[in-house]
This record gives sequence, structure tokens and C1' cells, in this order.
RNA sequence: GGCAGUGUAGCACAGUGGCAGUGCGUCGCACUUGUAAUGCGAAGGUCCCAGGAUCAAUCCCUGGCUCUGUCA
Repeated sequence: GGCAGUGUAGCACAGUGGCAGUGCGUCGCACUUGUAAUGCGAAGGUCCCAGGAUCAAUCCCUGGCUCUGUCA
């Protein structure tokens, strides 16, 4: 340098053109003599950036950037 993939909550990851979710973690409550475990609840997101198509984009198209793989 060519090609392909990846980017979503603190971390690991789902997700689908029509209000963005799960697990772990964090916080609160219950339970316990206390802690842990367990149960219930809550907070936490410019869905990498810019543009385009669409009534409507996290999702589709184009370009850029990050990381990964592969070829040379």
C1' cells in the first nucleotide's frame, strides 16, 4: 500500500429503518447478629466523526478516523 471486518452504558457484548437492550459492575432497599449469596428497584448512552438518500437512521450509501485480520 490492496482487501475484509470492527466501533453501542464503567467492562464484555446483543440489536433492529419507527421511544436502545442483556450480563457483569455501581448505588439504594429487603433478607442476615454481621458479611457474602439471594430477591426487588434505580442511575448511567451526542450508538466513533462528517456528509447523503428517506416522512423517519444506531441500522442503508459515501468519505474520514481507530482497532483487528489477511495479501504483498